[in-house]
RNA sequence: GGGCCUGUAACUCAAUGGCAGAGUGACUCCCUUUUAAGGAGUAAGUUGGAGGUUCGAGUCCUCCCAGGCUCA
Numbered sequence: 001g002g003g004c005c006u007g008u009a010a011c012u013c014a015a016u017g018g019c020a021g022a023g024u025g026a027c028u029c030c031c032u033u034u035u036a037a038g039g040a041g042u043a044a045g046u047u048g049g050a051g052g053u054u055c056g057a058g059u060c061c062u063c064c065c066a067g068g069c070u071c072a
Stems, first nucleotide, its partner, number of pairs: 001071007010024004018055001026042005048064005
């Protein structure tokens, strides 16, 4: 330098072009003499960035950035 893959909550991952979710974690409450375990609830997102297509984009297209694999 060329090709391919990945990027979504603190972490691991979902989401047929049509309300952005789950588990773990955090916090609050219940339970318990206390902790752990268990139960109920709450908060947490510029979906890597910038454009384009579309009534509508996490999803499709282009460029860029970061990481990985591979070829030279």
Annotation:
This is a predicted structure of a 72-nucleotide RNA (transfer RNA) from a Patescibacteria group bacterium. It matches the Rfam family "tRNA". Rfam's curators write: Transfer RNA (tRNA) molecules are approximately 80 nucleotides in length. NCBI's taxonomy places the organism under Bacteria, Bacteria candidate phyla.